Notes
The RNA shown here (transfer RNA) has 71 nucleotides and comes from an uncultured Planctomycetota bacterium. Its mean pLDDT, the model's own confidence on a scale to 100, is 82. Rfam family: tRNA. The family's RNA type in Rfam is transfer RNA.
RNA sequence: UGGGGUAUGGUGUAAAGGUAGCACGACUGGCUCUGAACCAGUUAGUCGGGGUUCGAAUCCCUGUACCCCAG
Numbered sequence: 001u002g003g004g005g006u007a008u009g010g011u012g013u014a015a016a017g018g019u020a021g022c023a024c025g026a027c028u029g030g031c032u033c034u035g036a037a038c039c040a041g042u043u044a045g046u047c048g049g050g051g052u053u054c055g056a057a058u059c060c061c062u063g064u065a066c067c068c069c070a071g
Stems, first nucleotide, its partner, number of pairs: 001070007010024004018054001025043006047063005
């Protein structure tokens, strides 16, 4: 420098244009003599900017970060 890929709660991971889910974690309560386990509830997210669309995590443009390939 060219090509390709990835970016979603604190962490890991789904959602193929129509309510952003799941698991773990954290917090609160229950249970217990205490704790663990278990049960119930709460918490918190689409990398930034623009565009298309009635509607965008998803499609398009651009930027950023990281990874891979080529030189």